This is a predicted structure of a 74-nucleotide RNA (transfer RNA) from Eubacterium sp.

Parts: sequence; structure tokens; C1' cells
RNA sequence: GCGGGUAUGGUUUAAUGGCAAAACAUCAGCUUCCCAAGCUGAGGACACGGGUUCGAUUCCCGUUAUCCGCUCCA
Repeated sequence: GCGGGUAUGGUUUAAUGGCAAAACAUCAGCUUCCCAAGCUGAGGACACGGGUUCGAUUCCCGUUAUCCGCUCCA
């Protein structure tokens, strides 16, 4: 340099052109003599920019980061 993949709460993963979900974690409450475990509840996210669309996390283009493969030069 070329090609391809990935980017979603603090973490790990879903979902899908029409209200963004779950588990763990965090916080609060209940329970307990206390802790742990358990139960209930709460907050928190679609990498960035543009386009298409009535409507974009989803489709298209570009950028960024990261991973894999190939090639050239030194």
C1' cells in the first nucleotide's frame, strides 16, 4: 500500500428500517444479630461525520480505532 472483519451501558453478548434487550457489575430498599446468598427496584449505551428514507443502531459513503490476511521497499 491492497483486501476483509469488528465497533451497542462499567464488562460480556443480543436484537432489528418503527419504544434499544439480557446477564454480571454499581446504587437503593427488603431479608439477616452481622456478612454472604436471595428478592425487589433504579440509573447508565448503538465509535465519529455525511447521505438515502416519513422514520437509521440497522442501508450507502467517508473518517477513526482495532483484529486478520496478502504484497512491495528499506
Its Rfam family is "tRNA". By type it is a transfer RNA. The prediction has a mean pLDDT of 80. The sequence is in RNAcentral, with records from ENA.